[in-house]
Molecule: transfer RNA
Organism: Methanobacteriota archaeon
């Protein structure tokens, strides 16, 4: 340099295709239970979705451009 896949909570990922409320598991906090840990339970916090812009009445999502990461070709 091209061509692809990936970039969402603290980790691991879903949700993009077909725009309409940002989720799940594990993690973390507080509580029940337990002589006490672990386990189980219930309840809570934490995200301007990699940045900008640009289409729409609405963008995680669609288009452009750049960051950054794996793969592949030369």
């Nucleotide at each position: 340099g091209c061509c692809u896949c990936c970039g969402u909570g603290g980790c691991u990922c879903a949700g993009a295709c077909u725009g309409g409320c940002a989720g799940a598991g594990c993690g973390g906090c507080u509580g029940a239970c337990u002589u006490g840990u672990a386990a189980u339970c219930a309840g809570u916090a934490g995200g301007u979705c990699g940045a900008g812009g640009g289409u729409u009445c609405a963008a995680a999502u669609c288009c452009c451009u750049c960051c950054g990461g794996g793969g592949g070709c030369u």